This is a predicted structure of a 97-nucleotide RNA (Glycine riboswitch aptamer) from a Pseudomonadota bacterium. It matches the Rfam family "Glycine riboswitch aptamer". The family is grouped with related families in Rfam's "Glycine riboswitch clan". NCBI's taxonomy places the organism under Bacteria, Pseudomonadati, Pseudomonadota.
[in-house]
RNA sequence: AAGGAUCUCUGGAAAGCCGGCGUCAUUCGCCGCACCGACGGAGUAAGGAGCGGUCACGGGCUGCCCGAAUCUCUCAGGUUCCGCGACAGAGGGGGGU
Repeated sequence: AAGGAUCUCUGGAAAGCCGGCGUCAUUCGCCGCACCGACGGAGUAAGGAGCGGUCACGGGCUGCCCGAAUCUCUCAGGUUCCGCGACAGAGGGGGGU
């Protein structure tokens, strides 16, 4: 110096303004049913060093293990607005006009 991480700003979807009870309350809590996936988490393919078993044994098959996601699951989280938000873009500092 570049790059990465962090940081700042900006954009950023989905699904119940559901019902009942409690509460001064539009807040919050509990119960119930129905939903969403893009905080987090979990599962998984091809492929694979190694270990075990087995066979017709230059190797093959198979179990364990490793192994990605915007796929899948919905534990958590969320379902008016707000907020959160994967991901994406931009971003060296100071002064004057």